RNA sequence: AAUCAAUAUCUGGCGCCAGGACUCCCCGCAGGGGAGUUGACGAGGACCGGGAUCUCGAAUUAUCGGCGGGUGACCGGCGGUUGCCCAUGACCGUCAGAGGGCUCAGCAAAACCCCAGGUGACUGAGGGUACAAGGGGGCCCGGGUGGGAGAC
Numbered sequence: 001a002a003u004c005a006a007u008a009u010c011u012g013g014c015g016c017c018a019g020g021a022c023u024c025c026c027c028g029c030a031g032g033g034g035a036g037u038u039g040a041c042g043a044g045g046a047c048c049g050g051g052a053u054c055u056c057g058a059a060u061u062a063u064c065g066g067c068g069g070g071u072g073a074c075c076g077g078c079g080g081u082u083g084c085c086c087a088u089g090a091c092c093g094u095c096a097g098a099g100g101g102c103u104c105a106g107c108a109a110a111a112c113c114c115c116a117g118g119u120g121a122c123u124g125a126g127g128g129u130a131c132a133a134g135g136g137g138g139c140c141c142g143g144g145u146g147g148g149a150g151a152c
């Protein structure tokens, strides 16, 4: 350094729930009580620290509401680019230039159908199946100020 096995940790549309919604049972005038179910579908994202809470679309849109956590963004540090050096500004994060153009990527998952379980709401790391966006990769265009060095 590589490989194999085991264990542990991490996993962040991730986990939990006394509101709400829904289901069943009981009482029943209104309504109330009990027991349950549900409470984010994938894609994507990590230099270090801090506070704090976020990107993209899909969906028959309660994916409502609350709590905890959290890779975006912000501040600081360090680093990279801006022909070389220093300072500073701007933009970025080790694939380290914002923005623009072209191009690339087998099939996104839920939904829906089937099967299984449940009185039911619903559930299943069961099977089948269609359709995204942003971001990203590659190529091209695209770059401040002041001082200094060097070359001509």
Stems, first nucleotide, its partner, number of pairs: 014068004019064001020038008041057003047077004078093005084148005099141006112128003115124003
Molecule: glmS glucosamine-6-phosphate activated ribozyme aptamer
Organism: Firmicutes bacterium UBA995